Transfer RNA from Proteiniclasticum sp., 74 nucleotides, folded computationally. The same sequence occurs in records of 6 taxa. Lineage of the source: Bacteria > Bacillota > Eubacteriales > Clostridiaceae > Proteiniclasticum. Its Rfam family is "tRNA". Its family is annotated with triplet codon-amino acid adaptor activity in the Gene Ontology. By type it is a transfer RNA. The prediction has a mean pLDDT of 83. The sequence is in RNAcentral, with records from ENA and MGnify.
């Protein structure tokens, strides 16, 4: 210098352009003498800025972070 992957909840991951979900964790409740387990429930979100579209996590452009590959100099 060039090419490619990844970025979604605290965390690990889903999600055909049409209501953003699950496991674990957190919090509340039921149960228990207490706790654990189990069960029920609650909260928590798309890396940033533009564009396309009736409608974007998804498509396009630029950028940021991170990982991988190739090359150059030393």
């Nucleotide at each position: 210098a060039g090419g490619g992957g990844u970025a979604u909840a605290g965390u690990u991951c889903a999600a055909u352009g049409g209501u953003a979900g699950a496991g674990c964790a957190a919090c509340g409740g039921u149960c228990u003498c207490c706790a654990a387990a189990a069960c029920c429930g609650u909260a928590a979100g798309u890396c940033u800025a533009g564009g396309u579209u009736c409608g974007a996590a998804u498509c396009c452009u630029a950028g940021u972070a991170u990982c991988c590959c190739u090359g150059c100099c030393a």